Model confidence (mean pLDDT): 82 of 100. A computed fold for a 91-nucleotide RNA from a Methylococcaceae bacterium, annotated as c-di-GMP-I riboswitch aptamer.
């Protein structure tokens, strides 16, 4: 360089869930917690799946309201791929 992650080591990261907090929201930061995790480190290129809003709709429902897909803005790297660096042991 490139491949493997059985065990051992050296560090890392920290889900739910409880605290503050910001944000309408999705969901973020801190700070307790540890279910995972070999990239759970970075990146929204792809596609998921999720929120505010907006116009539609020959579906549902008496009515509120829902359901369904588009649009436009977001959340999500701990949902998949892709791309990009990288620890440790072996080969």
């Nucleotide at each position: 360089g490139u491949g493997u992650g059985u065990a051992a080591a050296a560090g890392c990261c920290a889900a739910a869930c409880c605290c503050g907090u910001u944000g309408u929201g999705a969901a973020g930061c801190g700070g307790g917690g540890a279910c995972g995790g070999a990239a759970a480190g970075c990146u929204u290129c792809a596609g998921g799946u999720c929120u505010c809003g907006a116009a539609g709709u020959u579906c549902c429902a008496a009515a509120a309201g829902g359901g369904c897909g588009u649009c436009a803005a977001g959340a999500u790297g701990g949902c998949u791929g892709g791309g990009u660096u990288a620890u440790c042991a072996c080969c």
Its Rfam family is "c-di-GMP-I riboswitch aptamer". The family has 155 seed sequences and 5,092 matches in Rfam 15.1.